[in-house]
This is a predicted structure of an 85-nucleotide RNA (transfer RNA) from a Methanomassiliicoccaceae archaeon.
Order: sequence, then structure tokens, then C1' cells
RNA sequence: GCCGAGGUGGUCCAGCCCGGUAAGGCGCGAGCCUGGAAAGCUCGUGGGAGUCUAUCCCUCGGGAGUUCAAAUCUCCCCCUCGGCG
Repeated sequence: GCCGAGGUGGUCCAGCCCGGUAAGGCGCGAGCCUGGAAAGCUCGUGGGAGUCUAUCCCUCGGGAGUUCAAAUCUCCCCCUCGGCG
């Protein structure tokens, strides 16, 4: 230099082809259970603002574009892994 795979909440990972509220596991928080724990079960859990309720804004490696709407499509760039030279 060329080709291929990948980058998504604290973490692992699905969603991408074919645009329409970012699913699930782990972890964490609260509760139930227990003499007390563990295990199990239930609920909650991306970030920020806020009257802490309602509500609003932002978020998928970075940037730009298309679109009513982008994690998803297009373009450029960065990083990781593998192969070729």
C1' cells in the first nucleotide's frame, strides 16, 4: 500500500441487510425471603437539565450529507484485529 472483519450505556452483546421509542445478560440500587447471609424472586437502572413530579434536551468511534425521521443509507477520517504484498 491492497483486501476483509470490527468499534453500540459501567461491562458483554443484539439491533444495521430492508431507516420509525437502543432489546437482553452481567454488574449496580431498592424490596421480598432468612435468625442473619448466600442463592432465588420482584421492581428499577444510558447521560444532562428540571419545580426532582411532569416534562425537555442529548447519546451508538469522530465529522459531514440525504431524509419528516439515521446506530441503520452515502462520503471523508480515526482506532483495533486478521490476511496479502

Rfam family: tRNA. By type it is a transfer RNA. Taxonomically the source falls in Methanomassiliicoccaceae (Archaea, Methanobacteriati, Thermoplasmata, Methanomassiliicoccales).